[in-house]
């Protein structure tokens, strides 16, 4: 020093106005961006997580499903990742009116990161 383990901690952001009886849901304007990965820095690539659905007689287990979105031009050995420019996307349920942003399930899980400790080699 690798590697398997075992505790422990931490592990999702973001609003004004306007109209109306009534909307932080409509219109306008604006603002957010989970994790590991990549010849180079990523909401739009890849893999995963998260919500969902299904089967296990129950499900907090487990295993299967589903799982939104990006182009051009520059630069350069490499960049759908920077720099310019213009798009686009966003679970379930609730609601005096349709929600990425308000409540809620969640004082919850959870990809994974960090420390700490034994043991083998």
């Nucleotide at each position: 020093u690798u590697u398997g383990u075992a505790u422990u901690u931490c592990a999702g952001g973001g609003g004004u106005g306007g109209u109306g009886a009534g909307a932080u849901u409509c219109c306008a304007c604006a603002c957010c961006g989970g994790a590991g990965g990549u010849u180079a820095u990523a909401g739009u690539c890849c893999u995963c997580g998260a919500c969902c659905g299904c089967u296990g007689c129950u499900a907090u287990c487990a295993g299967c499903g589903c799982u939104g979105a990006u182009u051009c031009g520059g630069u350069g050995a490499a960049a759908u990742u920077c720099c310019g420019a213009a798009a686009c996307c966003g679970a379930c349920g609730g609601u005096a009116a349709a929600a990425g942003u308000c409540c809620g399930g969640a004082u919850g899980g959870a990809a994974g990161a960090a420390a700490u400790g034994a043991c083998a080699c």
Predicted 3D model of a 121-nucleotide RNA (FMN riboswitch aptamer (RFN element)).